A computed fold for a 71-nucleotide RNA from Trichococcus ilyis, annotated as transfer RNA.
The organism belongs to Trichococcus, within Bacteria.
Its mean pLDDT, the model's own confidence on a scale to 100, is 82.

RNA sequence: GCGGGCGUAGUUUAGUGGUAAAAUGCGACCUUCCCAAGGUCAUGUCGCGGGUUCGAUUCCCGUCGCCCGCU
Numbered sequence: 001g002c003g004g005g006c007g008u009a010g011u012u013u014a015g016u017g018g019u020a021a022a023a024u025g026c027g028a029c030c031u032u033c034c035c036a037a038g039g040u041c042a043u044g045u046c047g048c049g050g051g052u053u054c055g056a057u058u059c060c061c062g063u064c065g066c067c068c069g070c071u
Base pairs, nucleotide, nucleotide: 001070002069003068004067005066006065007064010024011023012022013021018054025043027041028040029039030038047063048062049061050060051059
């Protein structure tokens, strides 16, 4: 330099055009003499900038970061 893949909550991952989800974590409460375990509630997310569309996490372009391959 060229090509490909990935980027979603603090963390690990679902979600292929119609109001983004689970587990875990953090916080509060219940339970208990205390802890652990368990239960209830709450918390918080689409890398960035454009385009297409009535509507974009999703499709297209660019860009940034990480990984892999080629030279």

Its Rfam family is "tRNA". The family's RNA type in Rfam is transfer RNA.